[in-house]
Annotation
The part of an RNA shown here (small-subunit ribosomal RNA, 5' domain) has 476 nucleotides and comes from an uncultured Candidatus Saccharibacteria bacterium. The full RNA is in RNAcentral, with records from Greengenes. Rfam family: Bacterial small subunit ribosomal RNA. Its family is annotated with ribosome and structural constituent of ribosome in the Gene Ontology. The literature on the family includes a 2001 paper in Science by Yusupov et al., "Crystal structure of the ribosome at 5.5 A resolution".
Context: one part of a larger RNA
RNA sequence: GGAUGAACGCUGGCGGCGUGCCUAAUACAUGCAAGUCGAGCGGUAAGGCUCGGGUCACGAGCGGCGGACGGCUGAGUAAUGCAUAGGAAUGUACCCCAAACUGAGGGAUAACUGCCCGAAAGGGUAGCUAAUACCGCAUGUGCCAUUUAUGGUAAAGCUACGGCGGUUUGGGAGCAGCCUAUGUUCGAUUAGCUUGUUGGUGAGGUAAAAGCUCACCAAGGCGACGAUCGAUAGCGGGUCUGAGAGGAUGAUCCGCCAGACUGGAACUGAGACACGGUCCAGACUCCUACGGGAGGCAGCAGUAGGGAAUUUUCCACAAUGGGGGCAACCCUGAUGGAGCAACGCCGCGUGCAGGAUGAAGGCCUUCGGGUUGUAAACUGCUUUUCUCUGUGACGAUUAUGACAGUAGCAGAGGAAUAAGGAUCGGCUAACUCCGUGCCAGCAGCCGCGGUCAUACGGAGGAUCCAAGCGUUAUCC
Numbered sequence: 001g002g003a004u005g006a007a008c009g010c011u012g013g014c015g016g017c018g019u020g021c022c023u024a025a026u027a028c029a030u031g032c033a034a035g036u037c038g039a040g041c042g043g044u045a046a047g048g049c050u051c052g053g054g055u056c057a058c059g060a061g062c063g064g065c066g067g068a069c070g071g072c073u074g075a076g077u078a079a080u081g082c083a084u085a086g087g088a089a090u091g092u093a094c095c096c097c098a099a100a101c102u103g104a105g106g107g108a109u110a111a112c113u114g115c116c117c118g119a120a121a122g123g124g125u126a127g128c129u130a131a132u133a134c135c136g137c138a139u140g141u142g143c144c145a146u147u148u149a150u151g152g153u154a155a156a157g158c159u160a161c162g163g164c165g166g167u168u169u170g171g172g173a174g175c176a177g178c179c180u181a182u183g184u185u186c187g188a189u190u191a192g193c194u195u196g197u198u199g200g201u202g203a204g205g206u207a208a209a210a211g212c213u214c215a216c217c218a219a220g221g222c223g224a225c226g227a228u229c230g231a232u233a234g235c236g237g238g239u240c241u242g243a244g245a246g247g248a249u250g251a252u253c254c255g256c257c258a259g260a261c262u263g264g265a266a267c268u269g270a271g272a273c274a275c276g277g278u279c280c281a282g283a284c285u286c287c288u289a290c291g292g293g294a295g296g297c298a299g300c301a302g303u304a305g306g307g308a309a310u311u312u313u314c315c316a317c318a319a320u321g322g323g324g325g326c327a328a329c330c331c332u333g334a335u336g337g338a339g340c341a342a343c344g345c346c347g348c349g350u351g352c353a354g355g356a357u358g359a360a361g362g363c364c365u366u367c368g369g370g371u372u373g374u375a376a377a378c379u380g381c382u383u384u385u386c387u388c389u390g391u392g393a394c395g396a397u398u399a400u401g402a403c404a405g406u407a408g409c410a411g412a413g414g415a416a417u418a419a420g421g422a423u424c425g426g427c428u429a430a431c432u433c434c435g436u437g438c439c440a441g442c443a444g445c446c447g448c449g450g451u452c453a454u455a456c457g458g459a460g461g462a463u464c465c466a467a468g469c470g471u472u473a474u475c476c
Stems, first nucleotide, its partner, number of pairs: 001476004006472005013348006019341002021306001026304003030301003035065003040062002043058002047056003072259003081184007090176003095172008103137001105135002112127006142153004157164002185231003192222003197219008234256004238249004261282005284295004312338001314337003320334001321332004351381004361372004386413006395403001420465005425446003431460005441448002
């Protein structure tokens, strides 16, 4: 000198675009953040219209799809991670392409009704019923297995008749899992480490290769090119700095990974060993009729605490995107916006021109004057801003605008609403007076202050930046 997710002190007019718990992965009141489908099903608790059927709708329930995405955080992890370059032994719901099929049946069960238990959460029992829920049978283009001759193996209907679906197989796209090589912080005051350990055979297991697991056999494998152990740490694109090499760093945005009160486990599913699912254990909090139950903000707001320090319990689904649905539409604290904060960057303004008896006042003075200083007053002008009034978008296509009566535009008014901070001994741009008297104090370094202080405090003046200016911290 540059930089910052900064903080602190003094000060503070506006706009645009960004950014905003770096600390306690501490604890959380309250609300919301994942639902949707009546064109799968039996139905009818509330509601509207009819009131006689009904119809519109639809809570709860069965069923389907989605809750594995999106959002948050960085605790753990030094390699089951990440980055780059490759590889073969794999899977894939929804989407696209192609081929074939969609026949005939069956038994249940929730809801509901009755009874019972419980404070509640919830549960039991008997009876009734439906399906795109469940289960045989048939068929086999195909697919799978194998001894090549056999064996096994599918479907679901709804409809407003336009369509929407279902099953099997092959291919595609994207996505995901796996393997290898190289790179990836510090410590030797950590030198030996390892028994499923290293390899083989066989079996099991997985979507898939493999000690992934198991039985047997062999005794291997890693290590001063640093194993093991310990400490620290999410990684990369990037960011800051630097002429570069390099050094430091990993907020915001993008990719990957990991985590969801702590530890463990599986279920369902195309996909999870699952943030707002389940089970078990633990800590904590809450309810309780003491028998037993409920909960998980590292989602968005917000609260307490910690801290030098970090925002609203806002608006809207109008746009973009996502889930469901044939659709209408519903949901969406993703997202789009508004609010707060000079936290940062950029831009604008706080007037412009004229104006000398160089007014008054202040300060200094060698008492002549000098300086503040064209600065002010005063005269003329302008209206960026500001206030008021009117009009008023783009973003949205034919319709739909939260933002927003916002941005912009037009008119009117009037210099009106708007300047501070630090410094002035040298480094380092900028000097005098008064006060103080090694005191009070200053200070980045050198050093100032003990009666003549350009270094302390005040004043006048000056210098540098400017809606900021300084200080502190950290990096280069």